[in-house]
Molecule: transfer RNA
Organism: Savitreella phatthalungensis
RNA sequence: GUCCAAGUGGCACAGUGGUUAGCGCGUGAGAUUGCAAAUCUCGAGGUCGUUGGUUCAAAUCCGACCUUGGACU
Numbered sequence: 001g002u003c004c005a006a007g008u009g010g011c012a013c014a015g016u017g018g019u020u021a022g023c024g025c026g027u028g029a030g031a032u033u034g035c036a037a038a039u040c041u042c043g044a045g046g047u048c049g050u051u052g053g054u055u056c057a058a059a060u061c062c063g064a065c066c067u068u069g070g071a072c073u
Base pairs, nucleotide, nucleotide: 001072002071003070004069005068006067007066010025011024013022018056027043028042029041030040031039049065050064051063052062053061
């Protein structure tokens, strides 16, 4: 330098055009307990890497850029 893959709550991931973006772990409160752990209930936390475009509608499709990993030279 060229090409490929990935980027979504604190962490690991799902969601591949459609109406409130979810699950697990973690975290806050409560229930339970003599106290805790475990268990159960409820909650908070996301400008979906950035920007522009396509579309009635974009996390999802397209371009550029950024970051990370890989292949080739």